This is a predicted structure of a 454-nucleotide part of an RNA (small-subunit ribosomal RNA, 3' major domain) from Roseobacter denitrificans. It matches the Rfam family "Bacterial small subunit ribosomal RNA". Rfam links the family to the GO terms structural constituent of ribosome and ribosome.
[in-house]
Context: one part of a larger RNA
C1' cells in the first nucleotide's frame, strides 16, 4: 500500500422489518445428478449450472451405438488423359450403393484452343463437433447501473509512497457548494438517444349523424376534417416562482400553477478492475494427435431408459368455487400486398343449479374409436370423443418473488416449426395490502483503528 477482523463511525439496497402471493407435502411438465446401456453425444457446477447452450431430438438434425459400404474422398484449389450428360427402365440390396438397359443434343468458335459439367488416374492436398478456454481472438457471465478508477504538474517523504479523492454540509452520484499545498484533467455519474404521459401546427380513401342530406339501417353514400386516431415537426419541466430553513452557499422541507415536479416512468447504455469464471461444439485460431480413419455416405436404435435425489414450472386439493347459459370491450404481432380484407380473447357481469362430500372438487393413469402433419407416429408426435376416474382436504425444517398500473390474477400474441410447449419473448383486460423503522441476517460504499497476512 491492500487485505482481513464474531474492531469502531457514516450510509445504501425487496437486505431486514410491515405487507401480498408462493416454493418445499401431491399429479404431471422439463432440465439435472445417479444408475442402467451397445449407446444412453457433449458443454454448463455455490451466488453467477440445473424450462442453460436447445427459437422446438419419429427420419433429418446428431456429434452417440450397432452393422454395411467408400478411400485425393460428402466439400477447395492445381495437373494429366478422356469427351460425354442427366433424366428415365429392369434387376440385387435394409439402404448407401452395385450390375445391366437406354440415351449420346453443354456454351463460345470456320477450325484449334478454352471454360462449364461428367467420368478416369496421379500426388500435393482436402477432412476432423479429436484435446488443450491453463496457449489464445472474439463474444459473455458477475461483484453491479455499485460509485467508484486514474492521469499531468506540483507539494511531502531516503523509499515504497502520500496529497489530489482527506475535512464541514449535501446528493440517487466523487452530485453539488464551501475549506485545505494543492491546481487541473480523463475514464465512469448525469445529460444528449428511444418509448409512455400533455397540447399545438401539418395531413386526411381509419374515424364522425358531431353538424347537414340521402338510405337497402351497414360511415352505406354524398359532404366534411371538428374529434378519435395515425406520423412528422414544434412546444413544454429549468428547483424557473414564492414561503420556511441553512452558512447570505450548495440543497432541504411545503405551497402555487401545471398533463406530468424535483433523475416524471420505463429501456438502451455496464468505468479500472476481479473470478487462469464460461465458451477450441458458433465462429476464428497456435500447437499437438488421426489420415483405407478419431475422415466421408447409409439403414436401424439411442439422446425419450428408471429403485431414486434435487432444481424449476404447470395444475388442484375447492363454495371468493365448479358445471351450463347468456354476455361487453382489448393490444402487441402475424397473413406476399393491405389503418382498407382475415386471424382475433378470457376473467368480469347476469340467471339456473350443485350445498361440504373425496363431491357436479380434482384430473393423473388406463381401455377402445378416430382426425391431422409427414416417405414413416412401434421405439417417440399433437389432438378429438365415448369410457375409466388415482394422488391430493393447503404442505416439517428451511426458502423465493414484489414498492404501483407494481404483486396477484386473466386471457392473446410472436419466433423457430412439415408436425409438436405447462417453455422463452412480447401485449393488453382487472386490480391490491404495506414500508414504524434501520436493533439484528445478507451484500455494497466511505473514514478510521488493529495486525505475526500479501
Nucleotide at each position: 500500500u491492500g487485505a482481513c477482523g464474531g474492531g469502531g463511525g457514516c450510509c445504501c439496497g425487496c437486505a431486514c422489518a410491515a405487507g401480498c402471493g408462493g416454493u418445499g407435502g401431491g399429479g404431471c411438465a422439463u432440465g439435472u445428478g445417479g444408475u442402467u446401456u451397445a449407446a444412453u453425444u457433449c458443454g454448463a457446477a455455490g451466488c453467477a449450472a440445473c424450462g442453460c447452450g436447445c427459437a422446438g431430438a419419429a427420419c433429418c438434425u446428431u456429434a452417440c451405438c450397432a452393422a454395411c459400404c467408400c478411400u485425393u474422398g460428402a466439400c477447395a484449389u492445381c495437373c494429366u488423359g478422356u469427351g460425354c450428360u442427366a433424366a428415365c427402365c429392369c434387376g440385387a440390396g435394409a439402404g448407401a450403393u452395385c450390375g445391366g438397359g437406354g440415351g449420346u443434343u453443354c456454351u463460345c468458335g470456320c477450325a484449334a484452343a478454352a471454360g462449364a459439367c461428367g467420368c478416369a488416374g496421379u500426388g500435393a492436398c482436402a477432412g476432423g463437433u479429436g484435446c488443450u478456454g491453463c496457449a489464445u481472438g472474439g463474444c459473455u457471465g458477475u461483484c453491479g447501473u455499485c460509485a467508484g478508477c486514474u492521469c499531468g504538474u506540483g507539494u511531502c517523504g531516503u523509499g515504497a509512497g502520500a496529497u489530489g479523492u482527506u475535512c464541514g454540509g449535501u446528493u440517487a452520484a466523487g452530485u453539488c457548494c464551501g475549506g485545505c499545498a494543492a491546481c487541473g484533467a480523463g475514464c465512469g455519474c448525469a445529460a444528449c438517444c428511444c418509448a409512455c404521459a400533455u397540447u399545438u401546427u401539418u395531413a386526411g380513401u381509419u374515424g364522425c349523424c358531431a353538424g347537414c342530406a340521402g338510405u337497402u339501417c351497414g360511415g352505406c353514400u354524398g359532404g366534411g376534417c371538428a374529434c378519435u386516431c395515425u406520423a412528422a415537426a414544434a412546444a413544454a419541466a429549468c428547483u424557473g416562482c414564492c414561503c420556511g430553513u441553512g452558512a447570505u452557499a450548495a440543497g432541504c422541507g411545503g405551497g402555487g400553477g401545471g398533463a406530468a415536479g424535483g433523475u416524471g416512468u420505463g429501456g438502451a447504455u455496464g468505468a479500472c478492475g476481479u473470478c487462469a469464471a464460461g465458451u477450441c461444439c458458433u465462429c476464428a485460431u497456435g500447437g499437438c494427435c488421426c489420415u483405407u480413419a478419431c475422415g466421408g455416405g447409409u439403414u436401424g436404435g439411442g439422446c425419450u431408459a428408471c429403485a431414486c435425489a434435487c432444481g424449476u414450472g404447470c395444475u388442484a386439493c375447492a363454495a371468493u368455487g365448479g358445471u351450463a347459459g347468456u354476455g361487453a370491450a382489448a393490444a402487441u404481432g402475424g397473413g406476399u400486398u393491405a389503418a382498407u380484407c382475415c386471424c382475433c380473447a378470457a376473467a368480469a357481469g347476469c340467471u339456473a343449479u350443485c350445498u361440504c362430500a373425496g363431491u357436479u372438487c380434482g384430473g393423473a393413469u388406463u381401455g377402445g374409436g378416430g382426425u391431422c402433419u409427414g416417405c414413416a407416429a412401434c421405439u417417440c408426435g399433437a389432438c378429438c370423443c365415448c369410457a375409466u376416474g388415482a394422488a391430493g382436504u393447503c404442505g416439517g425444517a428451511a426458502u423465493c418473488g414484489c414498492u404501483a398500473g407494481u404483486a396477484a390474477u386473466c386471457g392473446c400474441g410472436u419466433a423457430a416449426c412439415a408436425g409438436c410447449a405447462u417453455g422463452a419473448c412480447g401485449c393488453g383486460g382487472u386490480g391490491a395490502a404495506u414500508a414504524c423503522g434501520u436493533u439484528c441476517c445478507c451484500g455494497g460504499g466511505c473514514c478510521u483503528u488493529g495486525u505475526a497476512c500479501a